[in-house]
Formats: sequence, structure tokens, C1' cells
RNA sequence: CAGCCCGUAGCGCAGUCUGGUAGCGCGUUGGUUUUGGGUACCAAAGGUCGUGAGUUCGAAUCUCACCGGGCUGACCA
Repeated sequence: CAGCCCGUAGCGCAGUCUGGUAGCGCGUUGGUUUUGGGUACCAAAGGUCGUGAGUUCGAAUCUCACCGGGCUGACCA
């Protein structure tokens, strides 16, 4: 320098192909159960979907640029 992949809740990830209410597990908080804790069950909170712009009635999803991480190749030695 080139190509490809990844970035979504505190953590791990799905959803992207085929645009239409942003989800799952763990964790956190509250409640029930218990003498108490754990387990189990119920409920809740928590998101500029990496950043910016474009297309569209509508973008996590399509397009462009950029940022960060990874892999491969090239180049130099």
C1' cells in the first nucleotide's frame, strides 16, 4: 500500500443477505420463597446499533467517506 472480516445494553452475541416496533443469554436492581444466604420464579432498568454524510415515506440493514481492531498478500530489510 491492496483485499477481506469485525464494531449492536456492563460482558458475550443474534438481527444485516430480503429496509418496516432493536432482541437473546449472563450480569445489575426490585419482589416472592427462606431464620438468613444460595437455588428457583416474577418484574424492571439499561442502546446516538463505531463516527459523519447520502438514498428512501422509513436505515442496525443499502451507498460513500472516515475511525478503531483482526486476518491475508504485496513492498522494504